[in-house]
Molecule: c-di-GMP-I riboswitch aptamer
């Protein structure tokens, strides 16, 4: 120092259900509660994939709005261990 990732710790993060606030919706925040992550940390104008409205169309599909990084992606980073 480069990779690979066992997952050691009074460490971290929190998915459905639910309730509460927002929103047209997807979904978001915050309580509650842990499926689960070695980046489930940050990026939604680096790029695709998915949601959700609209117009357009011919049930294909296109443009376009909004949202998802816990889908893939970029990019930073902490331990253990070999």
């Nucleotide at each position: 120092a480069u990779g690979c990732g066992u997952g050691u710790a009074u460490a971290g993060c929190a998915a459905a259900c639910c309730c509460a606030u927002g929103g047209a919706a997807a979904c978001a925040u915050g309580g509650c509660g842990a499926c689960g992550c070695a980046a489930a940390g940050c990026u939604a104008c680096a790029g695709g994939g998915c949601c959700u409205c609209g117009c357009a169309a011919a049930u294909a599909u296109g443009c376009g709005u909004g949202g998802u990084a816990g889908c893939c992606a970029g990019u930073u980073g902490c331990c253990u261990g070999g």